Notes
A computed fold for a 1488-nucleotide RNA from a metagenome, annotated as small-subunit ribosomal RNA. RNAcentral holds the sequence, with entries from SILVA.

RNA sequence: AGAGUUUGAUCCUGGCUCAGGACGAACGUUGGCGGUGCGCUUAAUGCAUGCAAGUCGAGGGAGAACCAGUCGUUCCGUAAGGUUCGGCUGGGGAAACCGGCGAACGGGUGCGUAACACGUGAGGAACCUGCCCCGAAGACUGGGAUAGCCCGAGGAAACUCGGAUUAAUACCGGAUACCCUCUUUGGACCACAUGGUCUGUUGAGGAAAUGGUCCGCUGCUUCGGGAUGGCCUCGCGGCCUAUCAGCUUGUUGGUGAGGUAAUGGCUCACCAAGGCAAAGACGGGUAGCUGGUCUGAGAGGACGAUCAGCCACACUGGGACUGAGACACGGCCCAGACUCCUACGGGAGGCAGCAGCAGGGAAUAUUGCACAAUGGGCGAAAGCCUGAUGCAGCGACACCGCGUGCGGGAUGAAGGCCUUCGGGUUGUAAACCGCUUUCAGGAGGGACGAAAAUGACGGUACCUCCAGAAGAAGGCCCGGCCAACUACGUGCCAGCAGCCGCGGUAAUACGUAGGGGCCAAACGUUGUCCGGAUUUAUUGGGCGUAAAGGGCUCGUAGGCGGUUCAACAAGUCGGUCGUGAAAGCCCGGGGCUCAACCCCGGGACGCCGGUCGAAACUGUUGUGACUAGGGUCCGGUAGAGGUGAGUGGAAUUCUCGGUGUAGCGGUGGAAUGCGCAGAUAUCGAGAGGAACACCAGUAGCGAAGGCGGCUCACUGGGCCGGUACCGACGCUGAGGAGCGAAAGCAUGGGGAGCAAACAGGAUUAGAUACCCUGGUAGUCCAUGCCGUAAACGAUGAACACUAGGUGUGGCGGACUCAUUGACGUCUGCCGUGCCGAAGCUAACGCAUUAAGUGUUCCGCCUGGGGAGUACGGCCGCAAGGCUAAAACUCAAAGGAAUUGACGGGGCCCCGCACAAGCGGUGGAGCAUGUGGUUUAAUUCGACGCAACGCGAAGAACCUUACCUGGAUUUGACAUCCCGGGAAUCCUAUCGAAAGACUGGAGUGCCCUUCGGGGAACCCGGAGACAGGUGCUGCAUGGCUGUCGUCAGCUCGCGUCGUGAGAUGUUGGGUUAAGUCCCGCAACGAGCGCAACCCUUGUCUUUAGUUACCAUCAUUCAGUUGGGGACUCUAAAGAUACUGCCCCGGUCAACGGGGAGGAAGGUGGGGAUGACGUCAAGUCCUCAUGGCCUUUAUGUCCAGGGCUACACACGUGCUACAAUGGGCUGUACAAAGGGUCGCGAACCCGCGAGGGUAAGCCAAUCCCAAAAAGCAGUCCCAAGUUCGGAUUGGAGUCUGCAACUCGACUCCAUGAAGCUGGAAUCGCUAGUAAUCGCGGAUCAGCAUGCCGCGGUGAAUACGUUCCCGGGCCUUGUACACACCGCCCGUCACACCAUGAGAGUUGGUUGUACCAGAAGUCGUCGGGCUAACCUUUACAGGAUGCAGGCGCCUAAGGUAUGGCUGAUAAUUAGGGUGAAGUCGUAACAAGGUA
Repeated sequence: AGAGUUUGAUCCUGGCUCAGGACGAACGUUGGCGGUGCGCUUAAUGCAUGCAAGUCGAGGGAGAACCAGUCGUUCCGUAAGGUUCGGCUGGGGAAACCGGCGAACGGGUGCGUAACACGUGAGGAACCUGCCCCGAAGACUGGGAUAGCCCGAGGAAACUCGGAUUAAUACCGGAUACCCUCUUUGGACCACAUGGUCUGUUGAGGAAAUGGUCCGCUGCUUCGGGAUGGCCUCGCGGCCUAUCAGCUUGUUGGUGAGGUAAUGGCUCACCAAGGCAAAGACGGGUAGCUGGUCUGAGAGGACGAUCAGCCACACUGGGACUGAGACACGGCCCAGACUCCUACGGGAGGCAGCAGCAGGGAAUAUUGCACAAUGGGCGAAAGCCUGAUGCAGCGACACCGCGUGCGGGAUGAAGGCCUUCGGGUUGUAAACCGCUUUCAGGAGGGACGAAAAUGACGGUACCUCCAGAAGAAGGCCCGGCCAACUACGUGCCAGCAGCCGCGGUAAUACGUAGGGGCCAAACGUUGUCCGGAUUUAUUGGGCGUAAAGGGCUCGUAGGCGGUUCAACAAGUCGGUCGUGAAAGCCCGGGGCUCAACCCCGGGACGCCGGUCGAAACUGUUGUGACUAGGGUCCGGUAGAGGUGAGUGGAAUUCUCGGUGUAGCGGUGGAAUGCGCAGAUAUCGAGAGGAACACCAGUAGCGAAGGCGGCUCACUGGGCCGGUACCGACGCUGAGGAGCGAAAGCAUGGGGAGCAAACAGGAUUAGAUACCCUGGUAGUCCAUGCCGUAAACGAUGAACACUAGGUGUGGCGGACUCAUUGACGUCUGCCGUGCCGAAGCUAACGCAUUAAGUGUUCCGCCUGGGGAGUACGGCCGCAAGGCUAAAACUCAAAGGAAUUGACGGGGCCCCGCACAAGCGGUGGAGCAUGUGGUUUAAUUCGACGCAACGCGAAGAACCUUACCUGGAUUUGACAUCCCGGGAAUCCUAUCGAAAGACUGGAGUGCCCUUCGGGGAACCCGGAGACAGGUGCUGCAUGGCUGUCGUCAGCUCGCGUCGUGAGAUGUUGGGUUAAGUCCCGCAACGAGCGCAACCCUUGUCUUUAGUUACCAUCAUUCAGUUGGGGACUCUAAAGAUACUGCCCCGGUCAACGGGGAGGAAGGUGGGGAUGACGUCAAGUCCUCAUGGCCUUUAUGUCCAGGGCUACACACGUGCUACAAUGGGCUGUACAAAGGGUCGCGAACCCGCGAGGGUAAGCCAAUCCCAAAAAGCAGUCCCAAGUUCGGAUUGGAGUCUGCAACUCGACUCCAUGAAGCUGGAAUCGCUAGUAAUCGCGGAUCAGCAUGCCGCGGUGAAUACGUUCCCGGGCCUUGUACACACCGCCCGUCACACCAUGAGAGUUGGUUGUACCAGAAGUCGUCGGGCUAACCUUUACAGGAUGCAGGCGCCUAAGGUAUGGCUGAUAAUUAGGGUGAAGUCGUAACAAGGUA
């Protein structure tokens, strides 16, 4: 520090996700040791049991147990003595009690609290402070009670009551008063407003324990001071929400009183009517605050465990008492809930102390030891108490440290895994050899912590010795991000997954294994926080099109603000002082062996406060100054600026009248409609409403919306010129106010045309649309609402600055001309357009009218969907508007540009693409292939073009892969090993055959040491292996089809672009062609095109046998001589190149015409197929990975099937006839084939053919007859002398074999069919059409296929349309690329949400009822030790109890607000593999 993810690719925007760090954690797997920390985050839920606050006998009374002595007594004993009970004395001091101090600390928790609660800094001249310290003074004299104990009573208990008696450092009266308080009245000094300090003075009031004691001391009272702790007040600071906007009656202030330690509405009475709030009052939600902790470069963000400071709370709510201090965790009273005890009458309790239990929860420990240390309480002290604390236990919960060994050791062992079978890897790893012993274990010694004594920890830390490599390694991961790869299993299953995404038979992504990587006593996962995220942007973002400028203007608060002078010093800057607790953090040093941890010192702690100074900037002040901003004034000026009134012509429609007759109207075409009751058309007259042609303009005006005939009236703003006046008066503008198209609403008018709704007619599969005929609201006017628009320049307002060029509107200035005017030129300001520099921008683009550079202010944005929706509020008559979420869901949604593809987009061009023609197919019969069906099997493959007379250039057996049956298992075939035998031939029996089994004949070749061995072949045997037309063409090679013989497809370098990419290859011409030329930021090149190759057409040369024959001879015959001319054959050449001429064209390429020529513009034909596309075809040609099979899916054999047959389709053949058919005669080819062959001639047969047989291994012989044609003749328009299917009979040939299932022949039979619907195919010249011939395959079988020649046309105006293709351009939401994408309803499932008659909680307000305890007030009728009076009875005072009153908690009644849960039903939304209906959007998306 970044990375992954939107796309075919790119740049940008933007979200999601990851890598880091952290944790009081939890879970999974694993687990050796130690140190230091930490350990209920949830139920402030409920708690059994024990402990957590006592202490003081040196305050006091009383004094048990126990000990001793003594007296009496019981028992035992002879006695000594022991023993029981009791009395007394002395010691002893427990429990309880009075009293003092403590219990308000320490410890826990975080409910409440948004507050002076906390933090920080001030203030208290408005205060208190026990114990402690310092100082001053004092402690005199009296009194009455009471607890305990005892007696009695009640009660189950808790406990309570009565009587008697008693003490004090308990309580009370009086005295004294340095002094204190209050009061009267002076002085001095000080201050910050009330005031304060010091010192006098008058009056009133106010103390104490003659204590305790070991005689050291300690305690008591008053006052002053200190210290400590507390209380109160204020400035500033720190959460969310405006879908909470108004709140408040003790409220705000005053006076007086009360109350408090003290100020204060703290409380009360009276008076006034204030106080708070957009800088967020009031309300709601959440929350203890801080030092700090985590993270971050920082600024920030999140958090507030442990430790420390403060606060709050102690079952819930209320209350006071005591006290220096509490409204009190282990105190009291009351109410409530809960739990427990109970004799049912009544009582008891409060772990958010330490342990512990239950519960909740993913989850958090021992009912431990000790007061040895530190600290606290009490005490004079000893000491006691102390779950504070110190320690130990449990827990890998965290951090830190250590170990699980070290060195050597290659035949690189075995085993595992992989393998191309060679090997590689695990791996120096192990074994083996040597060494060491940390930790753990055993044994011995043994601390510091402790200043006199005292050690829980603890026989711990630590030290020494002993034994032995011994007791001690796992977790996660290995597709990318992200370090690390293979095999097997699985087969969109099982599963994985943080994001992208893996898995559908070769998964580095699932599971396992081997190997590897990263960490390591841990490793992963989950959760949470910060980071990355500049993704809330102060540092540090944006708003034309990505989310985002308010529809526009005015203007309040606020923010910001021109030049200059002076003063002040608030901001600002500097010095200094205080504060900023400790811990933490950083730096330095030190202590535990190191570290973690701990200790010491320093720094830092942005803040706040005091004080001294500076005066540039901001600010403030000045009846300061200025004029450049702004405004006023004067003179001009343009304009659809606004409002009202009037008025004009054209047109439509309607009415009336005239003319006139059959149609009009409307459309793609029609129909509805109108019209003989007279329309349309045309002429005249009239009515009425609305809108204003031409002018008219990237012209004008207005803030925007918007504004258009003409005239008048009223009225707003702008611009130009002058520079007289004011003197910063300015800019922006949250709220607010006004204006605001169309549609809509209300009331009343008006209504010609147009026209939602509606009706009808068409279109259509449908057509609630587009089109047509009608037509109502509305459109118009007046008044009032509505308040929204793609209200757009998708661009807020203002000011300043930053190259130009060129139009146009308005107003000025100057010049030229003798002058005016006009025109022209130059120029200033304002407006409005276009093009462009710099700059900016993701790009597109913007560019003095900025989207550039700056300043000021406002508005707005923060992923897509849900949703501009719900709820709430405000506005509205309504429609609706404004404000505006969440749950849930996705990993994208988006912008600009690029390359393609596509378009019922455009331009250009080509092709038998259409058109023009000729002939077919589709109808019939048959052949053949396919589908389907059938079957034991009908083997398999091929499926639009580009499967279907295709693989198959030959299925009777074989082929053959299929079926049935019979056999076989190292195999039909290959290699290796062993044994035997040459091979081979003949043969009996069984069998359908394969095969089983029998007999016989017969030995060869090479070497030889003559024993034998070897090669080939055959038989038998064992195992390695063979075999498979079994699967996967979507694992592959090779081959092939197709677009397409279409003209395209690319590269290098350069240039342009952030980039994908572009350029070149586009453009102007031209071509069959990216063919060539010209131009050009391109210049070149490659694969294609063309040419080179074959064939054909012409000629030449050479060569003439089997070919040829003009001349000579000869024959039946080129038969034979001969010839080398010709044809022909087959080799080499020549020829054609737009070369020549004319014209056009850019002087080009090229095109048109012509000459010559056998051939002319590629002469005809063939071979030749660019980059690529279709997961096209083929595992059944072959090859091949993987999988499957191995007495079978292999192999052999027989028979059957591939030939089935209701049917459908493709490709063909033959026909339907007279341009024909039959018969007779007759002429002319080319190219092929032939020895297991072609087979002449002759004979036989009607014929297929048979017999016999010459020739030919072929330019020699044969197949071989060419046919159409030509000549003649018959047929005479018919199902025929057309047509030949089908069937019967008889044959021929091939072949082991023609039944299933061959071809052919003859005789007989003589079906359909009379030119073929929709539709569709081929062909542009030696072509179509037509005619025959040959060949491959092959025993036989051809209408198929491949070739050959004969005869031999028609037509092409042309490119609008159909199909396919090419170039350029345009749009795109497509990229699996239009067979694309995609929308909405409906149906189904699930999810969350809104509404909902209601139901049920929580919380809160208001009104009222009632009112415990308690403080305060009040009352006198009960009771009353201390004091007073007293006649000693009593009275007073006081106190207690009680009554009443105010306040008031829980409670109750009624009625509201807010908020949650839930509900029949209902609404929309989201998601979902497949569904239904249409086709809305993206192309002109077929109606933009």